The RNA shown here (small-subunit ribosomal RNA) has 1427 nucleotides and comes from a Cytophagales bacterium. NCBI's taxonomy places the organism under Bacteria, Pseudomonadati, Bacteroidota, Cytophagia, Cytophagales. It matches the Rfam family "Bacterial small subunit ribosomal RNA". Its family is annotated with structural constituent of ribosome and ribosome in the Gene Ontology.

[in-house]
């Protein structure tokens, strides 16, 4: 090697399949098997023939075979013997749970064995029992979908047989027709199950890695063999796919074992050491095998532990960062520096436990197994853990975050960019949110992100939710299954409760203890838990079951009574339309206004007669009836029902009700009638930008009836049904009782207001939305969508059932405060009305827009910009443009130097500027001081940007009467009350009332001017008396009387009278008074609004420019001019113009000034001259007015623009670009369209005067002053604005709001779709391997080959269903800063809206019909509350 024996069915891996007795748990087998192990009993006898190996030979490339000879066994075969084993049969006993089981005896039949070694064992055979391991059966539990509702043919059961270890349709023949299923069958999808694990207070929810148990699988499918055990991971056969070898003939293979490779992937390790330990197989044993296992390697993957130092140290260093920047803050005791320690690290030395009850040798005890001791000997890890010594802070810190949630803040950069983001949300020039830095916070050898699960989430609610209006009550009833169910009592013990027993593996978890230095980890014959299942015993209140009984629930009976309850038939009058006839004449009709339409062929109107259909006035009411829908003229008939009274009868007969059945407005459908009115569609007329509407004229379906469908509504009380309980008041319907009567009371209804209570609130409140019980239905963010697909009902229209993808961070309810309304009420205002005068037309002035320009600087832009900033642009101003230039100027401080600066003359230049020449410091004795220049240092400058970074100032609502607070009270709260109400006022002014009481800012008053007057004072003002004096004159003396001046008082307060009224207050031609009800005027402007205006008055943050965006100079421009607008002036004339004469103011200004007066000039002005720093002088003439003359209605004697000529003045300078004067010229314009403005009394209108700015002036402007001096207001309907109360709201950037639909564009997901394509499964038919079974076959007998049949994996054919993917085209949906068309909705949304249905239309939508209030406003009725 080979034969034999045992093992290989264990151990190890994986989770494909499986929704199943697969798993879990509890039982059963009276229906079973079990090698090795243990115990007991019995036996171990006699023969025989082969075969591998080996030897010879042979085929094949190989794998692997073929033939011959020969040999052994505990291999194989045949006998003997055997019963407590098995089978048949017979006869007793005991027991049970139906079949039956156990046990005693008899008869007949069947089946065993193996030796080895050597005297003691070890094997072998039969049997019984145990142990172990298995097999089978059953109860209960075990995912999702009903848009899967029917399924099943060996299917369900029976009899008989076969097969099996064994029961069984497991298989077969026959018989029966069953079995399963809304307590979810079948089908489809998904999935190994459990112990456990994560989370959670728990109940649960999610999950099934590592470890343990069970199952299934081993390339895919099928099959058996061997064996105690397999339908066998590293065995076999067949088929299939794949890989490899080949000589092409044929063969080989199966890592979901351990490593390793490839591929895939976001991602997962070494082709390591050892059997030393633990365990397994085998062997008598030594031993052998063992990628089980023990170790090592890799990975911060997790858990645990340790370290990276500790103490001192302030000049609070340097550096960094920030700032209010000579400096401060922070980093920070941090560092440096000093001292200390040595875990760790490095080096050196030493160095384990894990190893013993095994084996070997040996001693002792023992009858034999066996037991006790001694010696020897074995370590992969590993020279590892550990120990000792030395050195020296030495070798060791990162990540995320810093807007809120959520611990932690600044700077710079960026500028809706780049980017961030878990949610809310940051970023558009001052970002704690982006990026970076400094600083800080959190965790730490980790930190953060992503994914997943649980929690929070009572957000699927058993514990533990809801349904009037937030999502949600079925349209209504009857009723099946089911669920639930009145009082007393009997029995039972199923539920329930108690106790006990069994089980609930170990591990894990919990508590304690113990072992590794600690911990993680581990151990524990310590403990509890494991909430479950099974069994036994007991209890009997409750539930169930059972028997009996009761009357209160329910029903019946008797007697009453009510009603638009329902069906049918008949009848009636009014109205409408039509027909006929009459009367009668020009219109009728209709509307906001019209038109279409009707009418001289006689309408409308009116009278008479007739016809038709439909609907039923008054009564009539929050009335009544009905289950709901709904029901209304009258009569008859048929019929349903409620309620009351009686308390007679039955005796729980009850409640609810998934499916089911019936009823069910309007519209709509079918067939047949009918057809008066009204009226979708349609037509015409209007309206309108349009008008597929609202309005009008017509008009068909339909509206009506019968029969049959449909089955929906805001089918609403948006409130399911039933029962019980919980203060009252009031009205009313029906019945009863009662009172003399108003009444009182009771039952059943129908309403209103409320206690308690409930509710988010509004509200509900015995008719609950309160407190309870039972049953049903329904909800779970908005949209997509009540859509798609499927199924189902329907004649159709359409109904029922009913998703997902995708998308948003909201959608929604109730209430609050505002704002708004083409809502309401009250009130006010030159708001309207009543008046007067203007603007808009003309010319001019001025401002603006536009245009132009080199520039026409900038700002202001509805009211609230536009004669505004500007109260004065020729230069300057000036900011703009062109050109030429400068890098400074000015001021201050300090330092240094110098003596200049300046002035005069002059040159160049447009000038700025540059150059030349002359003179050349001051005060002081001095020290020194002053002045000036230059240089240096420190501070430049900017009318550049941002008024949306700001201060200050201002406009406007608005001189409107409002805006708030404290305390209290009410409300969960926002918030309310006060402040509303009744009066009154100019007023939130005051009074009264009141859960409010007070207070503040506003109103008013206090202040100024003005109207009367007193006192005081009397110059520059005044002048009555006296005196003087002049042509005249307060001119002079004088005076304080008057006027006046300017200081201080008085006066006016509804105080008095009267009427009304509670009062406040109002009225009164009231009295008195200068003034009367705030006497007139001014200053004075609440909380706030408009991101209102202003960075160009000024100030100021940030940004920007720095030989320029700064500064200087000359010239130009701001003054342009087709045009448009605003504000004004002058006019158009006779209430006027012109000429002449004449009278009366006030406010103010004046020395760089106002200027008398005189002279010159036509004049503007000029020359001279006087007074005045002003109640002194002067501007200063006031004008309109009055008197007189003239003009006579015209483009003029109106009007003055424009232009020519000549002048004056200011000023360096009037060309662009001044004002004025004279002369000449003499335009438009004859009272102004639509529209629009101001004004209510000393006002409008009209007349002139003054001042600021300023050299002068473009001033007709602005701000003041006085003169003359009206008209009108009935009144609050309307327009505008405002205030208060109330109402609706889908608005809150607040109506200049919000918002709907089509169309167009882009993107996304999705439905349909001729089809195309893929997948899994089932059935039918054909074929049919291996193997099994049966038959045949063969032989002396047996066996085998072969053949036949059956079963059978796989393969093939055809059809149907299901599930995906894809598809020209097509449907809607969603999303998207600035597209188109309209305006549907929110207010009465400008036609109230919405629901169902039908028709129509670009679109929202419109109309018809019925319904709802989830409609505003007004009025009335009823009801309620209060008096």
């Nucleotide at each position: 090697a080979c034969c034999g024996u045992c093992g290989a069915a264990c151990g190890g891996g994986u989770g494909c399949g499986u929704a199943a007795c697969g798993c879990g748990u509890a039982u059963g087998c009276a229906a079973c098997c079990u090698a090795c192990c243990u115990a007991u009993c019995a036996c171990u006898u006699g023969u025989g023939g082969a075969u591998a190996g080996c030897c010879u030979u042979u085929g094949g490339a190989a794998a692997c075979g073929g033939a011959g000879a020969u040999u052994a066994a505990u291999a194989c075969a045949c006998g003997a013997u055997a019963g407590c084993a098995c089978g048949u049969u017979u006869u007793g006993g005991u027991g049970g749970c139906a079949u039956c089981a156990c046990u005693g005896g008899g008869a007949c039949g069947u089946u065993a064995a193996a030796g080895a070694u050597u005297u003691a064992u070890u094997g072998g055979u039969g049997a019984u029992a145990g142990a172990u391991g298995g097999g089978c059966a059953u109860g209960c539990g075990u995912c999702u979908g009903a848009u899967u509702a029917g399924u099943u043919a060996g299917u369900u059961g029976g009899c008989g047989g076969g097969g099996u270890a064994g029961c069984g349709g497991c298989c077969c023949a026959c018989c029966a027709a069953g079995g399963c299923g809304a307590u979810g069958a079948u089908c489809a999808g998904u999935a190994g199950g459990g112990g456990g694990c994560g989370u959670g207070a728990g109940a649960g929810c999610g999950u099934g890695a590592u470890c343990c148990c069970c199952c299934a699988c081993a390339c895919u499918g099928g099959c058996a063999c061997u064996g105690a055990g397999a339908u066998a991971c590293g065995g076999g056969c067949c088929a299939g796919a794949c890989u490899c070898c080949u000589a092409c003939g044929g063969g080989a293979g199966g890592c979901a074992g351990c490593a390793g490779u490839a591929g895939g992937g976001a991602a997962u390790a070494u082709u390591g050491g050892g059997c030393a330990a633990u365990g397994g197989a085998u062997g008598a044993g030594a031993g052998u095998c063992u990628g089980a296992c023990c170790c090592a390697g890799c990975c911060a993957u997790g858990c645990c532990g340790c370290g990276u130092g500790c103490a001192g140290g302030a000049a609070g260093a340097c550096g960094g960062u920030c700032c209010u920047c000579u400096g401060g803050a922070u980093u920070g005791u941090a560092a440096a520096c000093u001292g200390c320690u040595u875990u760790u690290a490095u080096u050196a030395u030493u160095g384990a436990a894990g190893a013993a009850u095994a084996g070997a040798u040996u001693u002792c005890u023992u009858g034999c197994g066996a037991g006790a001791g001694a010696u020897u000997g074995u370590g992969a890890c590993g020279g590892u853990a550990g120990a000792u010594a030395a050195u020296g802070a030495a070798u060791a810190a990162g990540c995320a975050c810093c807007g809120g949630c959520u611990a932690a803040c600044u700077a710079c950069g960026u500028g809706c960019c780049a980017g961030c983001a878990g949610c809310c949300g940051c970023g558009g020039u001052a970002a704690u949110a982006c990026g970076u830095a400094g600083g800080g916070u959190g965790c730490a050898a980790g930190c953060g992100u992503u994914g997943u699960c649980c929690g929070g989430a009572u957000u699927u609610a058993u514990u533990g939710g809801g349904u009037u209006u937030a999502a949600a009550g079925g349209g209504u009833g009857c009723g099946u299954a089911g669920g639930c169910g009145g009082g007393u009592u009997u029995a039972u013990a199923a539920g329930u409760c108690a106790c006990a027993g069994g089980u609930g593996a170990a591990a894990g978890g919990u508590a304690g203890c113990a072992g590794c230095u600690u911990a993680a980890c581990u151990g524990u014959u310590u403990u509890a838990c494991a909430u479950g299942c099974c069994u036994g015993u007991g209890a009997u209140a409750c539930u169930g079951u059972u028997g009996a009984u009761c009357u209160u629930g329910a029903a019946u009976u008797a007697g009453g009574c009510g009603g638009a309850g329902g069906g049918a038939a008949c009848u009636g009058g009014a109205a409408u339309g039509g027909a006929u006839g009459g009367u009668g004449u020009a219109g009728c009709g209709g509307u906001g206004a019209a038109a279409u339409g009707c009418a001289u062929a006689g309408a409308u109107a009116u009278c008479a007669u007739c016809c038709a259909g439909a609907a039923c006035g008054u009564c009539a009411a929050u009335u009544g009836c009905g289950a709901a829908g709904g029901c209304a003229a009258g009569u008859u008939u048929c019929u349903g029902u409620a309620c009351c009274u009686a308390c007679a009868u039955u005796g729980a007969c009850g409640c609810u009700g998934a499916g089911g059945c019936a009823c069910g407005a309007a519209a709509g459908u079918g067939u047949g009638g009918g057809g008066a009115u009204c009226a979708a569609a349609c037509a015409g007329g209007a309206u309108u930008a349009g008008a597929u509407a609202c309005c009008c004229u017509g008009g068909u379906a339909g509206u009506c009836c019968a029969c049959a469908c449909u089955g929906u509504a805001a089918a609403c009380g948006a409130u399911g049904a039933u029962g019980a309980c919980u203060a009252g008041c009031u009205a009313u319907u029906g019945g009863g009782u009662u009172u003399u009567a108003u009444u009182a009371u009771u039952c059943a209804g129908u309403g209103g207001c409320c206690a308690a209570g409930g509710g988010a609130a509004a509200c509900c409140g015995a008719u609950a939305a309160g407190u309870c019980a039972u049953c049903c239905a329904c909800c779970u963010g908005g949209g997509g969508a009540g859509u798609a697909c499927g199924c189902u009902g329907g004649c159709a229209a359409c109904g029922g059932u009913g998703a997902a993808a995708c998308u948003c961070a909201a959608a929604g309810g109730a209430a609050u405060u505002g704002a708004c309304g083409g809502g309401g009420g009250u009130c006010c205002g030159c708001a309207c009305a009543a008046g007067c005068g203007g603007u808009g037309g003309a010319g001019c002035a001025u401002g603006u827009g536009g245009u132009u320009u080199a520039a026409u600087u900038c700002g202001a832009u509805g009211a609230u910009a536009c004669g505004c900033g500007a109260g004065g642009a020729a230069c300057c101003u000036u900011a703009c443009c062109u050109g030429g230039u400068c890098u400074a100027a000015a001021u201050c401080a300090c330092g240094u130097a110098u003596g200049a600066g300046g002035u005069a003359u002059u040159c160049a230049g447009a000038g700025a500027u540059g150059g030349a020449u002359g003179c050349g410091c001051c005060a002081g004795c001095a020290a020194u001081g002053g002045c000036a220049u230059a240089c240096g240092u420190g501070a430049a400058g900017g009318u550049g940007c941002u008024g949306c970074a700001u201060g200050g100032c201002u406009g406007u609502c608005g001189u409107c009467a409002g805006c708030u607070c404290g305390u209290g009270c009410c409300g969960u709260g926002a918030g309310g009350u006060g402040u509303u109400g009744g009066g009154u006022u100019a007023a939130g002014u005051c009074c009264c009332g009141c859960a409010a009481c007070g207070a503040g800012c506003g109103c008013a008053a206090c202040c100024c001017c003005u109207a009367u007057u007193g006192a005081u004072a009397g110059u520059u003002g005044c002048u009555a008396a006296c005196a003087g004096g002049u042509u005249a004159a307060g001119c002079u003396g004088a005076g304080g009387a008057c006027u006046c001046u300017a200081u201080u008082g008085a006066g006016a307060c509804u105080g008095c009278c009267u009427g009304c009224g509670c009062a406040a207050g109002c009225g009164g031609a009231g009295a008195g008074g200068a003034a009367g009800g705030a006497g007139g005027g001014g200053a004075c402007g609440a909380c706030g609004u408009c991101a209102a205006g202003u960075c160009a008055u000024c100030a100021u943050g940030g940004c920007c420019c720095u030989u320029a965006c700064g500064a200087c100079c000359a010239g130009g421009g701001c003054u342009a001019c087709a045009c448009a607008c605003g504000u004004g002036c002058u006019a158009c004339a006779a209430u006027g113009g012109u000429u002449g004469g004449u009278a009366c103011a006030g406010c103010g200004g004046g020395u760089u000034g106002c200027u008398a007066c005189u002279u010159a000039g036509u004049a503007a002005u000029a020359a001279g001259a006087u007074g005045c720093c002003a109640a002194u002088c002067u501007c200063u003439a006031a004008a309109a007015g009055c008197c007189a003359a003239u003009c006579a209605c015209a483009g003029u004697u109106c009007g003055g623009a424009u232009u020519g000529g000549g002048g004056u003045c200011u000023g360096c300078a009037a060309c662009u670009c001044g004002a004025c004067c004279c002369u000449a010229u003499g335009a438009a314009g004859c009272u102004g369209g639509a529209a629009u403005c101001g004004c209510u009394a000393g006002u409008a209108a009209u007349c002139g005067c003054g001042u600021a700015u300023c050299a002068g002036c473009a001033a007709u402007g602005a701000c003041g002053c006085g003169g003359u001096g009206a008209a009108u207001a009935c009144g609050u309907u309307c327009c505008c604005g405002g205030a208060c109360c109330u109402u609706g709201u889908a608005c809150a950037c607040a109506c200049c709001g919000c918002c709907c639909g089509u169309c167009a564009a882009g993107c996304c997901a999705u439905g349909g779709g001729a089809g195309u394509u893929g997948g899994g499964g089932g059935g039918a038919c054909c074929u049919g391997a291996a193997g099994g079974u049966g038959g045949u076959g063969g032989u002396c007998a047996a066996a085998a080959a072969g053949c036949c049949a059956u079963u059978g994996a796989g393969g093939g054919u055809a059809a149907a269903a299901c599930c995906g993917a894809u598809g020209a085209c097509u449907g809607g949906g969603g999303c998207u800063a600035a597209g188109u068309c309209g305006u549907a909705a929110c207010a009465a949304g400008g036609u109230a809206g919405c629901c169902g249905u039908a028709c129509c239309g670009g679109a929202a939508g419109g109309u018809g019909u019925g319904g709802c209030u989830g409609g505003a406003u007004c009025a009335u009725c009823u009801c309620c509350u209060u008096u």
Notes
The sequence was found in a public genome assembly.